[in-house]
Large-subunit ribosomal RNA, domain IV from a Candidatus Aminicenantes bacterium, 354 nucleotides, folded computationally. The prediction has a mean pLDDT of 87.
Context: one part of a larger RNA
């Protein structure tokens, strides 16, 4: 000097990003317990008091069991005695201290998030992430949809059958979930347009028996063969409609009231429609330490409000919410070597000297 412990005057969070760490509390019995609440809870809330030993005395009382008693009774009831458990009270004794050691909750208020118990990054993250009951949409009529898979077979789904099974989103509960179908997707429709293979075959090319020609060459049937127009021709797309707890979206400018300010009101442009309820400087607010109030002597955090929402908003749910949380924020009481500010001691290690 380091590690692991023990103690400390006065103060008591002044430490620090933050009470991190360490302390406080702690068992049992009794008293007593608020807001709020889904009436279960919250609750061990909080906050108090008691606890040893001796004597009365193993007392009062309780449990169990038996002789016996009552009884017509092998129903039943009572039950001295045995065994076990065992308060409360009175009197007394000792110590600084009686749950005498060990083990054994610190508490409260506030807000956010997630309802809850659960699950998770084996070895940096346990969480407000995942899951979850509950809600909704959608697919699937059974050789189901779906999964697996190169084809096939087989298997799962399921020895299930729409109160079932698959997919997606949301996430207890309470109050609710507004407007837009123009785009994209999905569903339905079938009149018209477009349209593949295929059908169809107008027409054209190659070849050449033959014919014409002195020749070069020309014409050219049938057959074979190569192209090939019109026309017919499904789904899809175009088209018509529906659908947002489908993917998604939910405006701008100007003016106006008898102080000022503001604008219930008016005008105009654009849109598929212009954000409803609720919430709001928020896990979302840039400007921003917004402004006001509270708490502090002093508060970029916190709580309550306001609303100019840079850039909340309704199942990528909105707003509340008792209970719950090794979650996150702020505050207080208690308590402390966290600190003012350091000291002493124990054990272990290191180093130096001997």
């Nucleotide at each position: 000097c380091c590690c692991u412990c023990u103690c400390u005057a006065a103060g008591g969070a002044a430490c620090u990003a933050g009470g991190c760490a360490a302390g406080u509390u702690g068992a049992c019995c009794c008293c007593g317990u608020a807001a709020c609440u889904u009436c279960g809870g919250g609750a061990g809330a909080a906050g108090g008091g008691g606890u040893g030993c001796c004597u009365c005395g193993g007392u009062a009382g309780g449990g169990u069991u038996u002789a016996g008693u009552u009884g017509c009774a092998u129903a039943a009831a009572c039950a001295a005695g045995g065994c076990c458990c065992g308060a409360g009270g009175a009197g007394g004794c000792c110590g600084c201290a009686g749950a005498a050691a060990a083990a054994u909750g610190g508490c409260u208020c506030u807000u956010g998030c997630g309802a809850c118990u659960g699950u998770u990054u084996a070895g940096u993250a346990a969480a407000a992430a995942c899951a979850c009951a509950g809600g909704a949409c959608u697919c699937u009529g059974c050789a189901a949809a779906g999964a697996c898979a190169u084809a096939a077979a087989a298997u799962c789904g399921a020895u299930g059958u729409a109160u079932a099974g698959g997919g997606u989103c949301u996430g207890a509960c309470g109050c609710c979930u507004g407007c837009c179908c123009g785009g994209u997707g999905c569903c339905g429709g079938a009149a018209g347009g477009u349209u593949a293979a295929g059908g169809g075959g107008a027409g054209g090319g190659g070849u050449u028996a033959g014919c014409c020609g002195c020749a070069a060459g020309g014409c050219g049937a049938a057959g074979c063969u190569c192209c090939g127009a019109a026309c017919c021709g499904a789904a899809g797309c175009c088209c018509c409609g529906g659908u947002a707890a489908a993917c998604g979206g939910c405006g701008g400018c100007c003016g106006u009231a008898a102080c000022u300010a503001u604008a219930a009101c008016g005008g105009u442009c654009c849109u598929a429609a212009g954000g409803u309820a609720g919430c709001g400087a928020a896990a979302u607010u840039c400007c921003u330490u917004g402004u006001c109030g509270g708490g502090u002597a002093a508060g970029u955090u916190c709580c309550g409000a306001c609303c100019c929402g840079c850039a909340c908003g309704a199942a990528a749910g909105g707003c509340g919410u008792a209970a719950c949380g090794a979650c996150a924020u702020g505050a207080g009481c208690g308590c402390u070597g966290u600190c003012u500010c350091a000291g002493a001691g124990a054990g272990g290690g290191g180093c130096a000297c001997g």